[in-house]
RNA sequence: GGCAGAGUAAGGGCACAUGCGUAAAGUGCCGCCCCAACGGGGAGUUGUGGGGCGGACGAAAAGCAGCGGGGCAAAACCCCAUGCUUGCGGUGUGUGCCUUGCAUCCCGCUGCC
Numbered sequence: 001g002g003c004a005g006a007g008u009a010a011g012g013g014c015a016c017a018u019g020c021g022u023a024a025a026g027u028g029c030c031g032c033c034c035c036a037a038c039g040g041g042g043a044g045u046u047g048u049g050g051g052g053c054g055g056a057c058g059a060a061a062a063g064c065a066g067c068g069g070g071g072c073a074a075a076a077c078c079c080c081a082u083g084c085u086u087g088c089g090g091u092g093u094g095u096g097c098c099u100u101g102c103a104u105c106c107c108g109c110u111g112c113c
Base pairs, nucleotide, nucleotide: 001113002112003111004110005109010100011099012098013097014096015095016094017093018092019091020089021088022087029055030054031053032052033051034050035049036048040107041106042105043104061086062085063084064083065082068080069079070078071077
């Protein structure tokens, strides 16, 4: 010098655990502004993630319990609130597994020549 290769942050999926919402927050989408991270070193995007503000859209509840409140003076019944269970939500967080994974450029590392 040539050729080949390794490794990150992070993203995604699944499982489990634990919350939140179901009185609609969250998630997802769009716009503007700001910030951060991006193989070992340096640079770094129109890519990635986060925050703020604004905008459009928008949902799945059901059963049971008994202390309480109300309809009601009382019973039945109904409603509200509460708790539990099962659901539901492109739901938050944590752990595990799987998977994708330098935008790109320079240098370095490993192997071969």